[in-house]
């Protein structure tokens, strides 16, 4: 110090947000690992997880001459005839002992007393080793080896006569053994042990010596080992529910070392199983290992006990001990040898080979040191062991330098307007260290032991020391010392988010990436590369499998109203729980104490290796498991009482409670007569159907079934399902109420029984209405359908089945226990009769509290708070499906997976959005009007089609007289040819040439090409410079190319709609609400009340122009009352009065009245006013939507392109034309055409213009040519209208299209392709089908005039102004908006979601004639070795006996037979599942267009209809009845 705290983290991912529920995915350890990329050392450790697959080759158990007989071999001594022979040392072969049963390996098998832990053996053995005690006497007999003779390829083996022994066999001895008898004491729960005593019976030995010893025998004891037996633990399946004949027990006898059916004979009929027997699959246990806070999970390499095995099986035999890994025998498989006759072998020992895998080393060294076998001993053997090689396979330590260095270095890179950032003290340079590596040199501990001489000690075993000689595999290693030298040494993975870490290129939904969320369709931090970061490092990533995060099996520690989940409901049986007191007891429980819980490892403390890793010693734990001693509260057991729990009784009481049998009345279909006649029925509207053979109708009289108006109700009964006229029997049952009996008799309750809507089934009846099917009308695109006529099963009755429903309160039973109010039922007391009231029990119901719950919501009828028992959940989808199995007459019930597959599926509540839900309310949204469009002609613009090219781009509303406010060239972006290539323009550099400029000519279609004349410029000392032009090079180009889904900016739409927001507070876990909703009101979230909300922004009104009125100031080019003048034109004096012009002002506020109303504010033919309730236009457009539109107005990122996609230029096209559509003009006539006369505007516009007047011309128009940058002159004649006349309803005096003819006018230029002008042509067309627009007052119609553009071109655009209406009763209904409320399976928001067949691909699964194959089990035959029995003439033996051979049982394998079970495969079949863009419908979410859903029948190409019941998990609206408020 352990002992005794230290120990717990999240995140992504269903949504438009949010809360929950629930799975998947990550982030941490960890491994005997594998694998890619890398790689400098060291130290400790590990290293076939797969084929218990086959194994070539060596080695892995020998040893002892101090048991024997000997003497092949070596060494040695002596002898020698030199051939040898004796002896030592020693020792092949063989006899004999002792070991081989230990060490090593390895996990097939085995679910078992195999392990593990405690106990027991009164039922046991145990060589070797300790102690004790005795003994060892005297005899016999064989055989191997050798020898000698054969067999045989071999391997081996026969025969024969000798021989030894610690080899084998008798005799003796044994009162220690063991065993019989009898008897005596003691213990024990019992067989019984135990000590005695007497008496019979039975068994012993081996020798050697060197004389010290080493051994032998027999008994007892200890040690050590091993055997048996019990309790208790010890994987998954019930889709395995029953197993069992030696099987349970018994007697007797056999066998064992020893109990036992262990074996065997007889006798009984037992034994084990829901506490999981019996099968089936899986697995060697355990000590720890790995995680984890721990409870657990999961796992059994290495190191330790145990088991079980040794090619597969099965059998003994030696032996103390095997049924024996390197032993025997046999059967079988496989491989080798062979002379075919036969014979050998067995690596799961250590190396090692093959093969199988993703995958695991060396045919090494040594017996130095540990141990083990022999042996007296030396030793010998020892792939046990100790060491080494290989592998980064794992832990641990080093190291790769370290310190200065900024011109912040070159390169990269990544920004850029120059420049800047980063790589980055990094690098270069400067200076120091030298672990490691290389060299050199030194050199370990790990050795004690034994051996040869002494020496002491002592029990003479044997122990201590001394001296010597030698003795290390690793190993010349570790280590130590030195010398040179920054040298020899950095990678890997990541960088969207989880998750530390950022930009460029490339790529373009390709190529890829991915752990889960997802990246990737031209601007990708996600793909790939770079350059920086980052993170770990000799490793660094991935795969993999554990375990944690996972509280997601929840014992520590979940849950079932609606997420997954309450059994359809009682009764009851095992179980589990269990009311008050006492006593006893100690089984659970709780302390104490003892054995026990090997060792190691974890841990805590000190050590040893320089440090760790690794190990040493020592401690505590080892939460258990037995025993013993207390304790006695609770729980158990036994006894005894109580009485509240439960029941019993006595007196009331209630009710569609069940069941038989009786009987009523409405209504309905039928028959019958009777009345009357043409329709009834039936729908959304028809039909089909009945009906002049008399129907519907309306009387009456029979009849037949089935169901019970009112009462009646959110009421009552009943376990549930359920239960309804009306009496009457029986049967149950609940409540109250007395407190008279019993005395815990109770509660749940797995199996189990019993009931069990409807539908359906069987069998007999019944059958009026209703009614699946069915049929027929209808309805639709189609209607297998909703709607109608019809119509069978069925519905009903009886017996018998089935046995599920949304069997729901989606809420299991039972108890206790915790606030309140109101009504209702049914009883019993108080109470004056009480029709009040109060209290008290049983139900049955609304609301709100504390609690809960995610949240809706529950709330004494709990889903609150605790108690006891039951069932049931475990992501979603395959799927309540497949097999099986029960259970049924079927129909199907019940029990109940798996493969695959997805990342969600879901539950509540939140915002929006939508609705063929609701309320309220608004708009030229309908309505009521007026004029149009759709038809013709033209005319435009688009779509298509055409083309070399008809450039582009707008495409529902919100494209189509749009960009384009002017296509003949030009524009022009297209085509087609012909050119340029620093370029069409600018700018700047260098260089050459010449001024500059004007003229002019050739080719061409021009663009360009190429030429020619004249001209001669400033500064200046000549060289030179300058301006300006042309050419030459460079260097910034150019692009109407693409991306409007990279953008800016502009614009449309919703919408000029009344909304969108925020502070702070309040309300919810939250998204979120409130404010903004409610009640009035407004055009308006305009304003008022009112209210947890009280401000407060953007929006809306107003502020800003125009119009209408009125003043005041101004008076030219306008203006002219009133004076003058006149040429009679305000044309002149003049005037400012008016008109009008343009600059400042005033007016309009529901301000006053009346009336309504609290108030905002409304009303009124009000007043008054030039206007009246927003006077009438404009501008003005919140927060946002459509990835709306525009890269071609412009600007821009980026990408494309640079002799072309740029530029120039001619010509051509955008002007085509079967055809389609949209917008406009002109029309069809008489309200009108033409004719002619005559009025009355506004607002503009003009100098490359507007152009009077004159003249010409029928006319465009032209010729002259005044005036005038314009309130001065011009354009310019307004026109509709008015007057008069004509045309008489017609294809016209309507319409003008088209065409031919001749012109004008712009313009280089009117062919393609302009306007107008005259003359002549005179198309369609007679008011428009379905269908639609636009407009509410100075408006709609109508009628001209001006203007941008522009040489020239106006039916289109923009503007003005004349003339100048009709209706809105109203908001049911289209559309479209705007608030509140409801509904949701939608949030890409209904153009949204979605479901089923069908047809394509892929994948897994079930069925299947059948086949094939594998384990196990049964019957029969067959049986080998061995084992036990009989026999045994023959051999052995003095006997007793024992062998060979026959021979009987058993018994591995083998055949063989009929099943079960498990798996593969199978033509075909069947359903599921997956899969961007396939069919055919529309079934469900909204009232989903016929509310869903659920059970069950039938029917249907499918979603699904339909019929019976059943439920709200319907929507809306009425109406009762409660409740709440007032």
């Nucleotide at each position: 110090a352990a002992c005794u705290a230290c120990g717990a983290a999240g995140a992504g991912u269903u949504u438009g947000a949010u809360c929950c529920u629930g799975g998947c995915u990550c982030a941490g350890g960890a491994u005997g690992a594998a694998c890619g990329c890398u790689a400098g050392c060291g130290g400790c450790a590990g290293g076939c997880c797969u084929a218990a697959u086959a194994c070539a080759u060596g080695c892995a158990a020998g040893u002892c001459g101090a048991a024997c007989g000997g003497u092949a071999a070596g060494u040695u001594u002596u002898c020698u005839u030199c051939g040898g022979a004796a002896g030592a040392c020693a020792c092949g072969a063989g006899u004999g002992g002792c070991g081989c049963a230990c060490g090593g390996g390895u996990g097939a098998g085995u679910a078992a007393c195999g392990c593990g832990u405690a106990c027991g053996c009164a039922a046991u053995c145990u060589a070797c080793c300790u102690c004790u005690a005795u003994c060892a006497g005297g005899g016999g007999g064989a055989u191997a080896c050798a020898c000698a003779c054969g067999g045989g390829a071999a391997a081996c083996u026969g025969u024969g006569g000798a021989u030894a022994a610690u080899c084998c066999c008798g005799c003796a001895u044994a009162c220690a053994a063991u065993u019989c008898a009898u008897u005596a004491c003691u213990g024990g729960c019992a067989u019984c042990a135990g000590u005695g005593a007497u008496g019979g019976a039975u068994a012993a030995a081996a020798g050697u010596u060197a004389c010290g010893g080493c051994g032998g025998a027999u008994a007892g004891a200890g040690a050590u080992g091993a055997g048996c037996g019990u309790g208790c633990g010890u994987c998954u399946g019930a889709u395995u529910a029953g197993c069992u004949a030696g099987u349970u027990g018994g007697u007797g006898a056999g066998g064992u070392a020893a109990c036992g059916g262990c074996u065997c004979a007889c006798c009984a009929a037992g034994g084990c199983g829901a506490c999981g027997a019996u099968c089936a699959g899986u697995a060697g246990g355990g000590g720890g290992c790995g995680u984890g806070a721990g409870a657990g999970c999961g796992u059994g390499a290495u190191c330790c006990c145990c088991c079980a095995c040794a090619c597969g099986g099965g059998u003994a035999c030696u032996g103390a001990g095997a049924c024996a890994c390197g032993g025997a025998c046999c059967c079988g498989a496989c491989u080798c040898c062979u002379a075919c006759g036969g014979g050998a072998g067995g690596c799961a020992g250590c190396a090692g080979u093959a093969a199988g895998g993703a995958a695991u080393a060396u045919u090494g060294g040594u017996c130095a040191a540990u141990g083990g076998g022999c042996g007296g001993a030396a030793g010998c053997c020892u792939g046990a062991a100790c060491c080494a090689g290989c592998c980064a396979u794992g832990c641990c330590g080093c190291g790769u330098g370290c310190g200065g260095g900024a011109a912040g270095a070159a390169g990269g890179c990544c920004c850029u307007c120059c420049g800047g950032g980063u790589u980055g003290u990094a690098a270069a340079c400067c200076g120091c260290u030298u672990u490691u590596g290389u060299c050199a040199g030194g050199g370990a501990a790990g050795a004690a032991u034994g051996g040869a001489c002494g020496g002491g000690a002592u029990u003479u075993a044997u122990c201590c020391u001394g001296u010597u000689a030698g003795g290390g595999a690793c190993g010349g290693u570790a280590c130590c010392u030195g010398a040179a030298g920054a040298a020899u040494a950095a990678g890997c993975a990541c960088c969207g988010g989880c998750u530390a870490a950022c930009u460029c290129c490339g790529u373009g939904c390709c190529a890829g990436c991915a752990g889960c969320c997802g990246c990737g369709g031209u601007a990708a931090u996600a793909c790939g590369g770079a350059g920086g970061g980052u993170g770990c490092a000799a490793g660094c990533g991935u795969u993999a499998u554990c375990c944690g995060g996972a509280a997601u099996c929840a014992c520590u520690g979940g849950g079932u109203u609606u997420a997954a989940a309450g059994g359809g409901u009682a009764c009851g049986u095992a179980g589990g729980c269990g009311g008050u007191u006492u006593u006893a007891u100690a089984a659970g429980u709780c302390a104490g104490g003892u054995g026990u819980g090997a060792a190691a490892u974890a841990c805590c403390g000190c050590g040893g290796c320089c440090u760790a890793a690794c190990u040493g010693c020592g401690g505590a734990a080892c939460u258990g498991c037995a025993c013993u001693u207390g304790a006695u509260a609770c729980u158990g057991u036994a006894a005894a009482a109580c009485u509240u729990g439960a029941g019993u009784a006595g007196g009331g009481u209630g009710g569609a409670g069940g069941u038989a049998c009786a009987c009523g009345g409405a209504a309905u279909g039928c028959a019958u007569c009777a009345u009357g006649u043409a329709g009834c029925g039936g729908u959304g509207a028809a039909a089909u159907g009945c009906u002049u053979a008399g129907a519907u109708a309306u009387g009456a009289u029979g009849u037949a079934g089935a169901a019970c108006a009112c009462c009646g109700a959110u009421a009552g009964c009943g376990a549930a399902g359920g239960c309804a006229g009306u009496g009457u029997g029986c049967c149950a049952u609940a409540c109250c109420u007395u407190a008279a009996c019993u005395g815990a008799c109770g509660c749940u309750g797995a199996g189990g029984u019993a009931c069990g809507a409807a539908a359906g089934c069987g069998u007999g009846g019944g059958g009026a209405g209703c009614a699946a099917a069915c049929a027929g009308g209808a309805u639709u695109a189609g209607a297998u359908a909703c709607c109608c006529u019809g119509g069978u099963a069925g519905u009903c009755c009886a017996c018998g089945c089935c046995c599920u429903a949304a069997a729901c309160g989606a809420u299991g039973c039972u108890a206790a226990c915790u606030g309140g109010a109101c009504a209702u039922u049914u009883g019993g007391c108080c109470g004056c009769u009480a029709u009040a009231g109060g209290u008290u029990a049983g139900g049955a119901g609304u609301c709100u509290g504390a609690g809960g719950g995610a949240a809706a919501c529950c709330a004494u009828u709990a889903a609150g708070u605790u108690a006891g028992c039951c069932a049931c959940c475990u992501g979603g989808g395959g799927a309540g499906u497949a097999c099986g199995u029960u259970c049924g007459c079927a129909a199907g019930a019940a029990u109940g997976a798996a493969a695959c597959u997805c990342a969600a599926a879901g539950g509540a509540a939140u915002u929006g959005a939508c609705g063929g839900g609701g309320g309220u309310c608004c708009g030229c949204a309908c309505a009521a009007g007026c004029g149009g469009u759709g038809g013709a002609g033209u005319a435009u613009g688009u779509g298509g089609u055409u083309u070399a090219a008809u450039u582009c781009g707008a495409u529902g509303a919100u494209a189509c007289g749009c960009g384009a406010g002017a296509a003949a060239c030009c524009u022009u972006a297209c085509c087609u040819g012909g050119g340029c290539u620093c370029g069409a323009a600018c700018g700047u550099c260098a260089g050459a040439u010449g001024a500059a400029u004007a003229u002019u000519g050739a080719g061409g279609a021009a663009a360009c090409u190429u030429g020619a004349u004249a001209g001669g410029c400033c500064c200046g000392c000549a060289a030179g410079g300058g301006a300006c032009a042309u050419u030459u090079g460079g260097u910034g180009a150019g692009g109407u190319g693409c991306u409007g889904c990279a953008u800016g900016g502009c614009u449309g739409u919703c919408g000029u709609c009344a909304g969108c927001u925020c502070g702070u507070g309040c309300c919810g876990u939250g998204a979120g609400g409130u404010g903004u909703u409610g009640g009035g009101u407004u055009a308006a979230g305009u304003c008022c009340c009112g209210c947890a909300a009280c401000g407060a922004g953007c929006g809306c009104a107003a502020c800003c122009c125009c119009u209408a009125u009125u003043u005041u100031c101004a008076g030219u080019u306008g203006c002219c009352a009133g004076c003058g003048a006149u040429u009679c034109g305000g044309u002149c004096g003049g005037g400012g009065a008016c008109u009008c012009u343009g600059a400042a002002a005033a007016g309009a506020c529901u301000g006053c009245c009346u009336c309504c109303g609290u108030a905002a504010g409304g009303a009124g033919u009000g007043a008054g006013g030039a206007a009246g309730g927003a006077a009438g236009g404009g501008a003005c457009g919140a927060c946002g939507u459509c990835a709306a539109g525009u890269c071609a107005u412009c600007a821009u990122g980026g990408c494309c392109u640079u002799u072309a996609u740029g530029c120039c230029c001619a010509g051509g096209g955008c002007u085509a034309c079967a055809c389609a559509c949209g917008u406009a003009c002109u029309a069809c006539a008489a309200u009108g055409g033409c004719a002619u006369c005559c009025a009355c505007a506004g607002a503009g516009g003009g100098c490359a213009g507007c152009g009077a007047g004159c003249a010409u011309g029928c006319g465009a128009a032209u010729g002259u040519a005044a005036g005038c940058g314009a309130a001065u002159c011009u354009c310019a004649g307004a026109a509709a209208g008015g007057a008069u006349g004509u045309c008489c309803c017609a294809g016209u005096u309507c319409g003008g299209a088209u065409u031919g003819g001749a012109g004008u006018c712009u313009g280089c230029a009117a062919c393609u392709c302009g306007a107008c002008u005259c003359c002549a042509u005179g198309a369609a067309g007679u008011u428009g089908g379905a269908a639609u627009c636009g407009c509410u007052a100075g408006u709609a119609a109508u009628c001209g005039c001006g203007c941008a553009u522009c040489a020239g071109c106006a039916u289109g655009g923009c503007g003005c102004g004349g003339u100048g209406a009709a209706u809105a009763c109203g908001u049911u209904c289209c559309c479209g908006g705007a608030c509140c409320u409801u509904g949701u399976a939608c949030a890409c928001a209904c153009c949204g979601c979605c479901c089923g067949u069908c047809a394509a691909g892929c994948c897994a699964u079930g069925g299947g004639a059948g086949u094939c194959g594998g384990g196990g089990g049964u019957g029969c035959c067959u049986g080998a070795a061995g084992a036990u029995g009989g026999u045994g003439a023959u051999c052995c033996a003095u006997a007793a006996g024992g062998a060979a051979g026959c021979u009987g049982u058993c018994u591995a394998g083998g055949g063989u037979a009929a099943a079960a079970c498990c798996g593969g495969u199978g033509a075909c079949u069947a359903g599921g599942g997956c899969u961007a863009a396939g069919u055919c419908g529309u079934a469900a979410c909204a009232a989903g267009g016929u509310a869903g859903c659920c059970g069950u029948a039938c029917c249907g190409g499918a979603a699904g209809g339909u019929g019976c019941g059943g439920c709200u998990g319907g929507a809306a609206u009425a109406c009762c009845u409660c409740c709440u408020u007032u």